[in-house]
RNA sequence: CAUCAAGACCAGCCGAGGGAUAGGCCCUUUGACGCUGGGGCAACCGCCAGAAAGCCGGACCGGCUUUUUUGGAAAGGUGCCAAUUCCUGCGGGUGGUUACGCCUCCCGAGAGAUG
Numbered sequence: 001c002a003u004c005a006a007g008a009c010c011a012g013c014c015g016a017g018g019g020a021u022a023g024g025c026c027c028u029u030u031g032a033c034g035c036u037g038g039g040g041c042a043a044c045c046g047c048c049a050g051a052a053a054g055c056c057g058g059a060c061c062g063g064c065u066u067u068u069u070u071g072g073a074a075a076g077g078u079g080c081c082a083a084u085u086c087c088u089g090c091g092g093g094u095g096g097u098u099a100c101g102c103c104u105c106c107c108g109a110g111a112g113a114u115g
Stems, first nucleotide, its partner, number of pairs: 001115004009038005017027003021089004039081003044077002047072005052066006085111001090108004095103003
């Protein structure tokens, strides 16, 4: 800096916690979490083709490059495969309520994850 509402599970081992944190809620001895093997999802990097722009060869044309852009494949490097990043936490707005409060919805910030 970019993305985070989509997508993708089986087997073996282990044995009690796990979902980052707090609260909520959920998963879990019908074996979670984790590890291993296989399978899959996606397309960030990389790869292929095109466009655009710039540069070079005086022009047609060709070559090179890339901050850009479109499409493709999935053999490479990562990532991911319960729940929107499970939800909320801070600020603002909207609607309900007489109302501090509480609740609904929206936007932003923060935190986190991945590249």